The RNA shown here (small-subunit ribosomal RNA) has 1458 nucleotides and comes from a moss metagenome. The coordinates come from a structure-prediction model, not an experiment, and the mean pLDDT is 85.
């Protein structure tokens, strides 16, 4: 520290995801030990049973039970009981409901406080009274508990006395007031008690700063601000009354919502932060919900009262309860333990103690729940065992792993021994536990996860877009390292995964650290209040700053040293970090605050100048149209073409008058003003602002600016004028499949004026303003100086503008580049992924339209910018090809033939399927060939190799059954020493063999295509962040990337070309089987010739000569690729299937089927022909199982015949046809054409029925030159004509070849195809057969409106009010004081009254659920209808407004060029 993931690739942008760490965790596997932690995040939901706060007899009577003395009355005394009365139940322990608060941190006040128990000092403790409970009577209740007579004590109440201190009192002096309790102890003491000081600890209260989220929450407050006076309280304080006064908070965010206890500290992060706030530790709330006081230092978890709502008892009348204390239990939940042990330690309440209590604690128990430790053995041990698992069958892997040998004994288990913790004596739950010895034995201990890349770690199988994987990219449709399984591997390890969260990667909210020309993001534009920043020079002052010193910042954590547990975790001490923190000192540069001062910012002034600026008023000439006339007579107008539509009622043209509106041509510019939208005939009033000189004034007056004010194109809207043109909508004519568009013919809002209105545009320079700096060149416009000149012009300078061009610097990159998008400054705006959405919903504005302001669920992996490469345009430019065109013959129409679909069959075996299947694989399907179908056989098989056994040769000849395959049967028969055995042949087992069975999308070969097109590409250089580019582009030239110039490129390979073969000319040599013979012709070989020669030219090129001239003509010869092109059936080959069959023999039959349909030929329609006679001239070729002459039969096919010939010799073959001669045929379905069919023959072959060719006679169909379309083909070529030749037993209209005859036309490159080079444009890259946009239709999701139901929580108003305080009242009641009595003073109940928890009623607003029905939205499989965007995308797109259309959308106005 980074990684993956848009793209054919590339940079960038920018979401998404991953690798870390980390948990109070829970799931799922699995699980041996121990130490230390932790252990209801949910229901602050309910709770059964037990405990968790008492104690004191040294405060008091007293009852009971013992004892002890006893004068029998009682005295004492020990235990123990409830009550009286004291101190504690306010601490300890829970929980996190509530609370955004002085609640809490942090550092301050408190002269505005209070403290019980405890320490300190000063004083005191005298002398009286009264009352009760316990207890006895009696009464009431079911109970819980109560009522009443009576007796009684104290540390229980009350007076009085004292009182320098303590309160009070205008406090000097003085006055008033105002305590106590007693016990123990023989005693000395001791211990308590009242009043006061001071302390400690411990709390009250008040202020500074700090820390959550919405502004779609902006105005909030009547005790609310504050005064005065009271009352309240420990204390200040509207804390509370009563009066006055009107204030107090709030853009620095009040107020309302919503969320949450806070902090030390945790996590994580390099830090800055981010998240969190469990275990400890602090502070705070709350204790069934809410109010409420009592009592007390000090308040209420295990107190009262009171209401609510739950639960529990009951005898129905009344009564009881509060686990959020420690176990527990029942609910909820994914989910959190023991109804345990001690009070031994440590704290805690009582007590003089002694002790007594303590689910505080201290430990045990249960969970791998988390950290940390140990083990599950060590060492030796084969070119390496079984088993598994793979394999190319040789081996490989597991694997030194195991067995086996030798050893060890941590933990295990059995015996023994046994602590500390306990500070003077005893006293240990933990605990017979930690440690220690001994003994026994490798013995009782290994898993999970994962293995396509990220990311460590691979094969088999089986599965077959199926069942499943999956953080993310993705895998799976028969070879899946991606599912499942296994064998191996990696990972970690008594634990592994997995889900959830929370940081981190994440510089993806950017302080540290980000953008905003085009990727998301500059507000359309100004002008200012407020806020932020703010020139140049002296002084102040100390508010930032800056240092110093003092105080805090709890302990624990955390980093560093040390120590304690065998070691770690764990824990003990030292120490140091940790702050916007408080408070003193010092400084004085810098920001600041206050005085002074300056001119360079800024204004202002005086002079000049430009200029569609801005408003009003006036006026002009072109031209449309419209109306009158006047010539004039058939059309006009529109378009691609038309047509609707004007026109003999006289259109259009024209030529003269006249009326309206609106807009100003030429000047004009790449021009000028203006913020900014914008602005154009003159002319005139009235206005703003710019620029220049000059240096006179003022003296920081400045710059930005949230909110706010104002201006703000069309288009829209009121309200009223206007209407000439244009022109949404509308209508009507064309195109169209359709045209709700494009074009046309009409045509209404609108356009146009006044006043108000609306706030948006692609309001763009997609670029906020302001300032200051950093190379240049040009060219426009407005000034000014200078030089010169008479005075100018030109030149030079410098000021302000609009533009272009470029260094550097910037950038993703294009591109910017003194008018930055460069370098810095200053303020404001605005962005964080794509849709969903600039929508909903609330709000604010507006007449309305809508404008503003602005989400969420859901979804997706990705959406985007620049820039390369290609491909592609109904894009350009340039160039080739029989591409068109120009020409000949065809094809498409007929028969027939052979392919093919398709249909048929029991099969009509397969393949081939746009060019690039279809006379194709087949160079020949009667059997066979053959793969298909049907019957009948066979099973180690027709074929091959090898083992064992067993017989026997083999084989010939023959005979029966059968269709045959096959059974069966007879004769005869190998070598050898006749024994082994050998070499064959059978038969039987094992291995195998066989498969034309599938997969051309698993291969190889091999083949076609694009195309014999010029083209494809390296190696250094160079360019560029890179994909790439450059070379290879450009100007010429070529058939060529074929040469040449020229160039940041220089060379090269592979492609063209050229070596090779035929073929054209000559010479030469040699020739049998060639040639009549010397020549010649043939035929072989050799060589000449065309080459880089000559002439021009710098080349390309053009010209002569020449048999041939720039490739003379044919061919073999096909770059780098493409089409998952064909072909598993021609061979090979992985893999998968069949094995008495998907093999393999046999025999028929099938591949030759026919209602049709397409391709390829062939034969033709006829006189350039047929038909008959005659007659000329080739070549390339094949022949022994052959090719076959002469002769001879046969009308013929054919037959017999046999010579020759292994072939330049003989034969096919007298070779040819067309061709010439010379008759007939005369335009007919013909003497054209030849199908079909009959007859009758002839060859092959076992065999010609299905199914062969060929002959003769007979028969004589369609066919009169072929719609739309469509092939071939530039010269020895097309057209026509014959020859052969392989295949082959026989079968040829097919195919390869071979020569004879022998043309026509190419202006030329606008068009169709195809191809190539360079440009553009692009949303295309499976590449235009691409992409992709709306509406319908259907499933699902989520969301907005909805009559309206129904809930929550809050706030107002009124009503009703409990408990209690308090305030009035107090007739009934009362012990203490005072009075001799009467009463008196105080009190209590009780009655009012004020506040009051809650209830109850009303209207508002708020938030949620729900809802018939409705919007749009997202997302699904190939669903329907268009084609609207990407190319000029087929009418250039897009913004905005407005109308109109099933939908995309179309139109119109105005803008933008992205």
């Nucleotide at each position: 520290c980074g990684a993956g993931u848009u793209u054919g690739a590339u940079c960038c942008u920018g979401g998404c995801u991953c690798a870390g760490g980390a948990c109070a965790a829970a799931c799922g596997c699995u699980g041996g030990c121990g130490g230390c932690g932790u252990g209801c995040g949910u229901a602050a939901c309910a709770c059964a049973u037990g405990c968790a706060a008492g104690u004191u007899g040294u405060g008091c009577g007293g009852g009971c039970g013992g004892g002890u003395c006893u004068u029998c009355g009682g005295a004492c005394u020990c235990g123990u009981c409830a009550g009286c009365a004291g101190c504690g139940g306010a601490c300890g322990g829970g929980u996190g409901a509530g609370u955004a608060a002085c609640a809490c941190g942090u550092g301050a006040a408190u002269c505005a406080c209070c403290a019980a128990c405890c320490c300190u000092c000063c004083a005191g403790u005298g002398g009286g009274g009264g009352a009760u409970a316990c207890c006895c009577g009696g009464c009431g209740g079911a109970a819980a508990c109560g009522c009443u007579g009576g007796u009684u004590a104290a540390u229980c109440c009350c007076g009085c006395a004292u009182a320098c201190g303590c309160u009070c009192g205008g406090c000097a002096a003085c006055g008033a007031g105002g305590a106590a309790a007693g016990c123990c102890g023989u005693a000395a003491g001791g211990u308590g008690c009242u009043g006061g000081u001071g302390g400690a600890c411990g709390g009250g209260u008040u202020c500074g700063c700090g820390g959550c989220u919405g502004a779609u929450u902006a105005g909030c407050u009547a005790g609310u601000u504050g005064g005065u006076a009271g009352g309240g309280u420990a204390a200040c304080g509207g804390c509370c009354u009563a009066c006055c006064a009107a204030g107090g908070c709030g853009a620095c965010g009040a107020u309302c919502a919503g969320u949450a206890g806070c902090u030390g500290g945790u996590c994580u992060g390099a830090g800055a932060g981010g998240a969190u706030g469990a275990u400890c530790a602090g502070c705070c709330a709350c204790a069934c919900u809410g109010g409420g006081a009592u009592u007390g230092a000090g308040a209420a978890c295990g107190g009262c009262c009171c209401a609510g709502a739950c639960u529990c008892c009951u005898a129905c009348g009344g009564g009881g309860g509060g686990c959020a204390g420690c176990a527990g239990u029942g609910a909820g939940g994914a989910a959190u333990c023991u109804u345990c042990g001690u009070c031994a330690a440590u704290g805690g309440g009582g007590g003089c103690a002694a002790c007594c209590c303590u689910g505080a604690a201290c430990g045990a128990g249960c969970a791998a729940c988390g950290c940390c430790g140990c083990g599950u053995g060590g060492a030796g041990g084969a070119u390496g065992a079984c088993g598994c698992c793979u394999u190319u069958c040789g081996g490989g892997g597991u694997g030194u792993a195991a067995a086996c040998u030798c050893c060890u004994u941590u933990u295990c288990u059995g015996g023994g021994g046994g602590a500390c913790g306990a500070g003077a004596c005893a006293g240990g739950a933990c605990g017979g536990u930690a440690c220690c010895c001994c003994a026994g034995g490798a013995a009782g201990a290994a898993g999970u996860c994962u293995c396509g890349g990220c990311u460590a770690a691979c094969u088999a199988c089986g599965u077959g877009c199926c069942a499943g994987c999956a953080g993310c990219c993705g895998c799976g449709g028969u070879a899946a390292u991606a599912c499942g399984u296994a064998g191996g591997a990696g990972a970690c390890g008594a634990g592994c995964g997995u889900u959830g969260u929370c940081c981190g990667g994440a510089g993806u909210u950017a302080c540290u650290g980000g953008g905003c020309g085009u990727a998301a993001a500059g507000g359309g534009c100004g002008c200012g209040c407020a806020g932020g920043c703010g020139g140049c020079c002296u002084g102040u002052c100390a508010g930032g700053u800056g240092u110093c010193u003092g105080g805090u910042g709890a302990a624990a954590g955390c980093u560093c040293c040390c120590g304690g547990c065998u070691u770690a975790a764990c824990u003990g001490g030292g120490a140091g970090a940790g702050g916007u923190c408080c408070a003193g000192g010092c400084a004085a540069a810098c920001c600041g605050u206050c005085a002074g001062g300056c001119u360079u910012g800024a204004g202002c002034g005086u002079c000049g100048g430009a200029g569609a600026g801005g408003g009003g008023c006036a006026u002009g000439g072109a031209a449309u149209u419209c109306c009158g006339g006047g010539u004039g007579g058939a059309g006009c107008g529109g378009u691609g073409a038309a047509a609707u539509g004007c026109g003999u009622a006289g259109a259009g043209a024209u030529c003269c008058g006249g009326a309206g509106g609106a807009a100003c041509a030429c000047c004009a510019a790449u021009g000028g003003c203006g913020a900014a939208g914008g602005c154009a005939g003159u002319g005139c009033c009235c206005u703003g602002g710019c620029c220049g000189a000059c240096g006179g004034c003022u003296g920081a007056c400045g710059c930005u600016c949230a909110g706010g004010c104002g201006c703000g194109a069309a288009a829209g809207c009121g309200u009223g004028g206007g209407g000439a043109g244009c022109a949404a909508a509308c209508a009507g004519g064309a195109u169209u499949a359709g045209a709700u568009a494009c074009c046309c013919u009409g045509g209404u809002a609108g356009u146009c004026c006044a006043c108000g209105c609306c706030g948006u545009a692609a309001a763009c320079c997609a670029u906020g303003u302001c300032c200051a700096c950093u190379a240049g060149a040009u060219a426009g416009a407005g000034g000014c100086a200078g030089u010169u000149u008479c005075g100018a012009c030109c030149c030079u300078g410098u000021c302000u503008u609009u533009g272009u061009u470029g260094u550097a610097g910037c950038u993703a990159a294009c591109g910017c580049a003194u008018u930055a998008a460069g370098u810095g400054g200053a303020c404001c705006g605005c962005c964080u992924g794509g849709g969903g959405a600039g929508u909903a919903c609330g709000g604010u504005c507006g007449c309305a339209a809508g404008a503003u302001u602005a989400a969420a669920a859901c979804u997706c992996a990705a959406a985007g910018g620049a820039a390369u490469u290609g491909a592609c345009g109904g894009g350009g430019a340039c160039c080739c090809g029989c591409a068109c065109a120009a020409g000949c013959a065809g094809c498409g129409g007929a028969g027939c033939g052979u392919g093919u679909g398709g249909u048929u069959u029991a099969a009509u075996u397969c393949g081939a399927u746009g060019c690039g299947a279809c006379g194709c694989g087949a160079a020949g399907a009667a059997c066979c060939u053959u793969a298909c179908c049907g019957g009948g056989g066979u099973u180690u098989g027709a074929c091959a190799u090898g083992g064992a056994c067993c017989u026997g040769a083999a084989g010939u000849a023959u005979c029966c059954a059968g269709a045959a395959a096959u059974g069966g049967g007879u004769a005869u028969g190998c070598u050898g020493u006749c024994a082994a055995a050998g070499g064959c042949a059978g038969g039987u087992u094992c291995a195998c063999a066989g498969g034309u069975g599938c997969u051309g999308c698993a291969u190889g070969g091999c083949u076609g295509u694009c195309g014999u097109c010029a083209g494809c590409u390296c190696g250094u250089g160079c360019c560029g962040u890179g994909a790439g580019g450059u070379g290879u582009u450009g100007g010429g030239u070529u058939a060529a990337g074929u040469c040449c110039c020229c160039c940041a490129a220089c060379g090269a390979g592979c492609g063209c070309a050229a070596c090779c073969c035929c073929u054209a000319u000559c010479g030469u040599u040699g020739g049998u089987u060639g040639u009549a013979u010397u020549u010649u012709u043939c035929c072989a070989g050799c060589g000449a010739a065309a080459c880089u020669g000559c002439c021009c030219g710098c080349a390309a090129g053009g010209g002569a000569g020449g048999a041939a001239g720039g490739a003379g003509g044919g061919g073999a010869u096909g770059a780098c690729g493409u089409c998952a092109a064909g072909u598993c059936a021609g061979c090979a080959c992985g893999g998968c299937c069949c094995u008495u069959a998907c093999a393999u023999c046999c025999c028929g039959g099938g591949c030759u089927a026919c209602a049709c349909a397409c391709a390829c030929g062939c034969u033709a329609c006829a006189a350039u022909g047929g038909c008959u006679g005659g007659u000329a001239c080739a070549a390339u070729g094949g022949g022994u199982c052959g090719c076959c002459a002469a002769c001879c039969c046969g009308c013929a096919a054919g037959g017999g015949g046999g010579a020759g010939c292994c072939a330049a010799u003989c034969c096919c073959a007298g070779c040819a046809a067309a061709g010439c001669c010379a008759g007939c045929c005369u335009c007919a379905g013909u003497u054209c054409a030849g199908a079909u069919u009959g007859g009758c023959g002839g060859c092959u072959g076992c065999a010609a029925c299905c199914c062969g060719c060929c002959g003769c006679c007979a028969u004589g169909a369609a066919g009169g030159u072929g719609g739309a379309g469509u092939u071939g083909c530039u010269a020895g070529u097309a057209a026509c004509c014959g020859c052969a030749g392989g295949u082959c037993a026989g079968c040829a209209c097919a195919c390869u070849g071979c020569g004879g005859u022998g043309a026509a036309u190419a202006c030329g490159u606008u068009c169709c195809c195809g191809g190539g080079u360079c440009u553009u444009g692009u949303a295309c890259a499976c590449a235009c057969c691409g992409c992709c946009c709306g509406u319908c239709a259907c499933a699902c999701c989520a969301u907005g409106g909805g009559a309206g139901c129904c809930g929550g929580g809050g706030a107002c108003a009124c009503c009703u009010g409990a408990a209690g305080c308090c305030g009035c009242u107090g007739g009934g009641c009362c012990a203490a004081c005072c009075g001799c009595a009467a009463g008196g003073g105080g009190g209590c109940a009780g009655g009012c009254g004020u506040c009051g928890a809650g209830g109850g009623u009303g209207g508002a607003a708020u938030c949620g659920g729900u809802g018939a029905c409705u919007g749009g939205g997202g997302u699904g499989a190939a669903g329907u209808c268009g084609u609207a965007a990407c190319a000029a995308g087929g009418u250039a797109g897009c913004c905005g407004u407005a109308c109109c259309g099933g939908a995309a959308g179309g139109u119109g106005c105005g803008g933008c060029u992205g």